[in-house]
Formats: sequence, structure tokens, C1' cells
RNA sequence: GAGUUAUCCAGAAAGGUGGAGGGACGGGCCCUGUGAAACCUUGGCAACCUGCGAAAGCAAGGUGCCAAUUCCUGCCGCGGACAAAGGAUCAACCGUGGAGAGAUGUCGA
Repeated sequence: GAGUUAUCCAGAAAGGUGGAGGGACGGGCCCUGUGAAACCUUGGCAACCUGCGAAAGCAAGGUGCCAAUUCCUGCCGCGGACAAAGGAUCAACCGUGGAGAGAUGUCGA
């Protein structure tokens, strides 16, 4: 690091160093001197790989993770509302399906 495939509405933080950013990107909305990122220590969650097992399952060695649904959204549809005396009728807005993007694991030239 191309690609592959599964999952992404659950769950889980304290201390030390540090000293202004962080939540991938754009928009939004948040977090943050009552201390951001990063690093270290300890703890925890979970169960993808792994081990055991006929299975259910158990364990926790390798990853991963521990604000907010992947924080929401982005592109294409559908429904609702706006919306009316009948028909038709955007967008912003609400809901919903799919795609994309991203993250993590598995496999992997």
C1' cells in the first nucleotide's frame, strides 16, 4: 500500500508528561485552559483473527476501540410537508432506500 470481504443505532477512562488544538475531508454542529493533539502508565470494552469445543459456547494470545449512531450531512431515488377551489408544482425542511466516502478486522499479489 492496490485489491478482497465482514461489520459500523451496543459497549468501555483514570493518572502522568504536554500546552492548543481536536472530531478523516467540505458544510454543519460540537468537544477543548474545569486542559486539545501527541506520548507514557494503569484500567476497561468488544470478540474480527486466534486457542479449546461436535455444537452452543468459553478463554483472551494478535489487532481494534474507550464524547456525541461512522456526531449529522455530502451523490442518486422514494414518501411527507410547504401545497392551495381542481390539476400540476421546485429548493431549503422531515422521514426513508441505495450508492459513495471513511474506519476497523480478515485474506492478500
SAM riboswitch aptamer (S box leader) from a Holophagaceae bacterium, 109 nucleotides, folded computationally. Rfam family: SAM riboswitch aptamer (S box leader). Rfam describes the family as follows. The SAM riboswitch is found upstream of a number of genes which code for proteins involved in methionine or cysteine biosynthesis in Gram-positive bacteria. Its mean pLDDT, the model's own confidence on a scale to 100, is 86. Lineage of the source: Bacteria > Pseudomonadati > Acidobacteriota > Holophagales > Holophagaceae.